[in-house]
RNA sequence: CCAUCCCGUGCGGGAGAGCGCUGGCGUUGCCAGCCGCCGAAGGCGCAACCGGCCCCCGGAAACGCUCAGGCAUCAGGGACCGCCCCGGGAUA
Numbered sequence: 001c002c003a004u005c006c007c008g009u010g011c012g013g014g015a016g017a018g019c020g021c022u023g024g025c026g027u028u029g030c031c032a033g034c035c036g037c038c039g040a041a042g043g044c045g046c047a048a049c050c051g052g053c054c055c056c057c058g059g060a061a062a063c064g065c066u067c068a069g070g071c072a073u074c075a076g077g078g079a080c081c082g083c084c085c086c087g088g089g090a091u092a
Base pairs, nucleotide, nucleotide: 003091004090005089006088007087008085010083011082012081013080018035020034021033022032023031024030025029036071037070038069042067043065044064045063049059050058051057052056
């Protein structure tokens, strides 16, 4: 220096679920309460699966739970996927 991999920055794509009811207010909306729902930030699990010194221990999903978050449009968030290199690390 090149190639590959990982992480990060930036960019692009990115779902689901009530135009619910009541009350208040500074009334294109906001806040609080109640019920009903969603799962793709995060979190948790007695959990598929994987590994080991194997009847115990460890890791752990897009599965499960819904604490958190979310449920008209807009905005924001968003697992995951793709692209760039301008950044870092590793390996041959």
The prediction has a mean pLDDT of 76. Predicted 3D model of a 92-nucleotide RNA (Glycine riboswitch aptamer) from an uncultured Rhodospirillales bacterium. The model forms 85% of the base pairs in the Rfam consensus.